The part of an RNA shown here (small-subunit ribosomal RNA, 3' major domain) has 480 nucleotides and comes from Deltaproteobacteria bacterium CG11_big_fil_rev_8_21_14_0_20_45_16. The source organism's lineage runs through Bacteria, delta/epsilon subdivisions and Deltaproteobacteria. It matches the Rfam family "Bacterial small subunit ribosomal RNA". Rfam links the family to the GO terms ribosome and structural constituent of ribosome.

Context: one part of a larger RNA
RNA sequence: UGACGGGGACCCGCACAAGCAGUGGAGCAUGUGGUUUAAUUCGACGCAACGCGAAGAACCUUAUCCUGGUCUUGACAUAUACUGGACCGCUCUGUGAAAGCAGGCUUUUUCCGCAAGGAAACCGGUAAACAGGUGCUGCAUGGCUGUCGUCAGCUCGUGUCGUGAGAUGUUGGGUUAAGUCCCGCAACGAGCGCAACCCAUAUCCCUCGUUACCAGCAUUAAGUUGGGUACUCUAGGGAGACCGCCGGCGUUAAGCCGGAGGAAGGUGUGGAUGACGUCAAGUCCUCAUGGCCCUUAUGACCAGGGCUACACACGUGCUACAAUGCAAAGUACAAAGGGCUGCGAAACCGCGAGGUGGAGCCAAUCCCAAAAAGCUUUGCUCAGUUCGGAUUGAAGUCUGCAACUCGACUUCAUGAAGCUGGAAUUGCUAGUAAUCGCAGAUCAGCAUGCUGCGGUGAAUACGUUCUCGGGUCUUGUACA
Numbered sequence: 001u002g003a004c005g006g007g008g009a010c011c012c013g014c015a016c017a018a019g020c021a022g023u024g025g026a027g028c029a030u031g032u033g034g035u036u037u038a039a040u041u042c043g044a045c046g047c048a049a050c051g052c053g054a055a056g057a058a059c060c061u062u063a064u065c066c067u068g069g070u071c072u073u074g075a076c077a078u079a080u081a082c083u084g085g086a087c088c089g090c091u092c093u094g095u096g097a098a099a100g101c102a103g104g105c106u107u108u109u110u111c112c113g114c115a116a117g118g119a120a121a122c123c124g125g126u127a128a129a130c131a132g133g134u135g136c137u138g139c140a141u142g143g144c145u146g147u148c149g150u151c152a153g154c155u156c157g158u159g160u161c162g163u164g165a166g167a168u169g170u171u172g173g174g175u176u177a178a179g180u181c182c183c184g185c186a187a188c189g190a191g192c193g194c195a196a197c198c199c200a201u202a203u204c205c206c207u208c209g210u211u212a213c214c215a216g217c218a219u220u221a222a223g224u225u226g227g228g229u230a231c232u233c234u235a236g237g238g239a240g241a242c243c244g245c246c247g248g249c250g251u252u253a254a255g256c257c258g259g260a261g262g263a264a265g266g267u268g269u270g271g272a273u274g275a276c277g278u279c280a281a282g283u284c285c286u287c288a289u290g291g292c293c294c295u296u297a298u299g300a301c302c303a304g305g306g307c308u309a310c311a312c313a314c315g316u317g318c319u320a321c322a323a324u325g326c327a328a329a330g331u332a333c334a335a336a337g338g339g340c341u342g343c344g345a346a347a348c349c350g351c352g353a354g355g356u357g358g359a360g361c362c363a364a365u366c367c368c369a370a371a372a373a374g375c376u377u378u379g380c381u382c383a384g385u386u387c388g389g390a391u392u393g394a395a396g397u398c399u400g401c402a403a404c405u406c407g408a409c410u411u412c413a414u415g416a417a418g419c420u421g422g423a424a425u426u427g428c429u430a431g432u433a434a435u436c437g438c439a440g441a442u443c444a445g446c447a448u449g450c451u452g453c454g455g456u457g458a459a460u461a462c463g464u465u466c467u468c469g470g471g472u473c474u475u476g477u478a479c480a
Base pairs, nucleotide, nucleotide: 001480002479003477004476005475007474008473009472010471011470012469013468015464016463019428020427021426022425023424026319027318028317029316030315031314032313033312034310035309042053043052065305066304067303068302069301070300071299074130078129080127081126082125083124084123085122089105090104092103093102094101095100109120110119111118112117132294133293135292136291137290141288142287143283144282145281146279148277153192154191155190156189157188158187159168160167161166172183173182174181198271199270200269201268203239204238205237206236207235209233212229213228214227217226218225242265245259246258247257248256249255321421325380326379327378328377329376330375331374337368338367339366342361343360347356348355349354387418392413393412394411395410396409397408398407434456435455436454437453438452439451440450
């Protein structure tokens, strides 16, 4: 100087407390461990691995993970020598599961040149360089990422002090979300962080009126059409918030408390933004790369299987256990997205999944599209039930060469566990929790996951003694 302390002081955080809803019990989905297996590919392991890489394993993906069949200059790249041929193509033949192997058919490029021949491009064969490797090492690395933590810290120049390691500045008194600012001070300044600058949202103004809108006029089943650009909205530009004003407190300061005005008040709210560093944290399987290793195989191709197994254990979720509910009928209101190998309307068929159909739309125009919870009426009357839906049987639909291993959905039948969950434990402070649906990426098909979007919309916070994490100062130390 640090680190540590079951030392001290001060401060902060959904850290506790105060509340609300959960998890832990049940069934199922999903990931992991374990076990099993010919194989159940690999990685990730306290927080910070476990709905994680994987924004989508039937084949492909896929990874010598397994079984079997094949290839060896190779599936891919560059270039050389020799050699053959245009290449391409074939609904060709045999064998085969295919790949492959063995043959066949067809075709005979361009330029120079009378021709011979030469050159160029392309394809094949042989040879040798080489290719190739999701093989190993993340403890050889780059890059990227997580974490402490959006915590308020981490440093430097000059000066001064100290023999020196170092100290000072950065400590102290106030204050702040903040090393934020003020005052003081052997310090004076500066840098990376904080804040601001950026995006969205909340109010107003201007501009633009089509595909948006409709106040008044006419018209219609309908903003449908004429008309209009007020209003909504679209998307560009501006205004607005700064403790600016008033009062009080404070050291006359920084600032704090209250008030006015205001759409918004003290960082308005949300995002993006992550200092010096820590964990030899994660990733050689995104990519790049040193070294090592394989080279008729650890490379390449193919078929089938596996990654989907199942005495069990754990994590994360979904659905419930019901009456603030369930069922039936009727009826209302979003936002944000996507659409040409696409979204697909009306109409018709089917109980339904869906089918036929093909209008319109490269989309403020058309379509996906029904928002759901909500509201109204009726039934159920506390029951393992008109709760709950697992499981199983049968019949189907769709995608796709192909749904057996192993897809999603529909209809009929079946109708399991479950009556609110032990110890323990999680999230959340406001348009939040809880609850309700909608969309998108991936994608042929497949979502209870993920990423977004809006609808309805709470309770509680006395406080900082305690638990956890963090910051500053100080103290002790047989630690470095």